[in-house]
Transfer RNA from an uncultured bacterium, 73 nucleotides, folded computationally.
The coordinates come from a structure-prediction model, not an experiment, and the mean pLDDT is 81.
It matches the Rfam family "tRNA". From the family's description: Transfer RNA (tRNA) molecules are approximately 80 nucleotides in length.
């Protein structure tokens, strides 16, 4: 340079065939307990890497770009 492949909450990851963005831990908060862990209820946290196209409707489908990975030269 070219070709794959990935980007989503502080952190690991889900989200079918395009249709309201979840989970776990990690933080608060309360329960339990003499207390602390552990548990057990609950809340809060997201411009889903940036731009543009397609659609009624984009994490998701195009295509630029930018960051990670891995091949070939």
């Nucleotide at each position: 340079g070219c070709c794959c492949u990935u980007g989503u909450a502080g952190c690991u990851c889900a989200a079918c065939u395009g249709g309201u963005a979840g989970a776990g831990c990690a933080g608060c908060c309360g329960g339990c307990u003499u207390g602390u862990a552990a548990c057990c209820g609950g809340c809060a946290g997201g411009u889903u890497u940036g731009g543009a196209g397609u659609u009624c409707a984009a994490g998701u489908c195009u295509u630029c770009a930018c960051g990670g990975g891995g091949g070939c030269a």